[in-house]
RNA sequence: GAUUCCGUAGCCAAGAGGCAAGGCAAGGGACCGCAACUCCCUGACCGUGAGUUCAAAUCUCACCGGAACCU
Numbered sequence: 001g002a003u004u005c006c007g008u009a010g011c012c013a014a015g016a017g018g019c020a021a022g023g024c025a026a027g028g029g030a031c032c033g034c035a036a037c038u039c040c041c042u043g044a045c046c047g048u049g050a051g052u053u054c055a056a057a058u059c060u061c062a063c064c065g066g067a068a069c070c071u
Stems, first nucleotide, its partner, number of pairs: 001070001003068005010024003018054001026042005047063005
């Protein structure tokens, strides 16, 4: 340098045009004599910028970061 893929919460991870699931961790609460267990609640405008669209995490372009492979 070419090709392909990935970027969503502190971590893992689903979602593929119609207001973002779940798990772990964290914080608050209930229970308990205290703890543990259990239960309830809280939290992400989706890497950045632009475009298309009534509507974009999702489609397009550029850029940033990462991975694989080729040279």